[in-house]
Context: one part of a larger RNA
RNA sequence: UUGGGCGUAAAGGGUCCGCAGGAGGUUUGUUAAAUUCGGGGUGAAAUGCCAAAGCUCAACUUUGGAACUGCCUUGGAGACUGACAGACUAGAGUGCUGGAGGGGUAAGCGGAAUUUCAGGUGUAGCGGUGGAAUGCGUAGAUAUCUGAAGGAACACCGAUGGCGAAGGCAGCUUACUGGACAGCAACUGACUCUCAUGGACGAAAGCGUGGGGAGCAAACAGGAUUAGAUACCCUGGUAGUCCACGCCGUAAACGGUGUCAACUUGAUGUGGGCGGAUUUAUAGCCGUCCGUAUCGAAGCUAACGCGAUAAGUUGACCGCCUGGGGACUACGGCCGCAAGGCUAAAACUC
Repeated sequence: UUGGGCGUAAAGGGUCCGCAGGAGGUUUGUUAAAUUCGGGGUGAAAUGCCAAAGCUCAACUUUGGAACUGCCUUGGAGACUGACAGACUAGAGUGCUGGAGGGGUAAGCGGAAUUUCAGGUGUAGCGGUGGAAUGCGUAGAUAUCUGAAGGAACACCGAUGGCGAAGGCAGCUUACUGGACAGCAACUGACUCUCAUGGACGAAAGCGUGGGGAGCAAACAGGAUUAGAUACCCUGGUAGUCCACGCCGUAAACGGUGUCAACUUGAUGUGGGCGGAUUUAUAGCCGUCCGUAUCGAAGCUAACGCGAUAAGUUGACCGCCUGGGGACUACGGCCGCAAGGCUAAAACUC
């Protein structure tokens, strides 16, 4: 390895792009690398196997045979795989038409609210809690009205809904820009799938430089609670949260489910198209494609459950698992400013 697995038991890489590699649609011809069927050469002896013989038997020994499943060479075959040449359109892509969308980047604008400041009214409380206190307030707070400043986030719409490869994306407008979908069937003619190494992107926190700082808030301080309270609760509050540029490269980065393709009864809701019938018109109705969600046939599963968005039935390729702890560790290497990340053992122990 023949012959296991990866939703939850160990196990899907965070996501995509993609070189090498692996795999590859229909059809015609050629070829004969591979495949298959013959011939020839070789495949030492001994050993092993079969038969016979020699030691009284056996072990042992001798003789003969087959075998030595291999390699080389030569001839035939042409279905399948490969190679070469040609053709095709069902895969893939382009084009035209059309509508949907918080997809991305940049600039500008808007209103509500919090806070602060200035002014008016007004007077003794406010705030906070399970109850309090710290805190704020007669130097006039809280409340209320007017004005101003500044930062951050965008109520309702809003959804079980939309978009994006993932991370993720939500006020409005404009500019630039990516992708998907439907209809048409004009064009190319297998241009495809997957992908070790590699590359790009990658929440939050964190780091560097410079800004910004309303609210919130690690750390920290105080008040409570408590046996204690380095907490939960309260009053404050700095990094940070925000912006620009550059790092970091990790998450329960989750659907805990890799990507692509094919096949396999259905029902219902919903988002985006197209067609049909009907209607004054729309909606409802029927069909169809793409997405999203619930329930379920067969089947699968240890069960839970999954069930055309499969965990069903298959094919292609990649990643990963092999008892628990030690150990998302040590050492080494690579990367990083650092924090640390990636790769990754052993002793020992149960």